[in-house]
């Protein structure tokens, strides 16, 4: 230099003939139980605004296509593999 693969909350990992993003597990937080803790059970758990209802943003980064993009197209970055 060329070719291919991968990139999603703190973490592992789902969601694809384009249609509610983050299911499910772990971790974490709160509560119950306990003398106390572990285990177990219940609830919560991306960011901004709002008293709330609700609303806007968020899939490596920047653009494009589309009514609609994690998904398709272009460029770039990082990592992994192959070829030279």
């Nucleotide at each position: 230099g060329c070719c291919g693969g991968u990139g999603u909350g703190g973490u592992g990992a789902a969601a694809u003939u384009g249609g509610c993003a983050g299911a499910c597990g772990c971790a974490c937080c709160a509560g119950a139980c306990u003398c106390a803790a572990a285990a177990u059970c219940u609830g919560g758990c991306g960011g901004g605004g709002g008293a709330a209802a609700c609303u806007c943003c968020g899939u490596g980064c920047c653009g494009g296509u589309u009514c609609g993009a994690c998904u398709c197209c272009g460029g770039c970055c990082a990592c992994c593999g192959g070829c030279a």
Predicted 3D model of an 84-nucleotide RNA (transfer RNA) from an uncultured Clostridia bacterium. The coordinates come from a structure-prediction model, not an experiment, and the mean pLDDT is 81. Its Rfam family is "tRNA". The family's RNA type in Rfam is transfer RNA.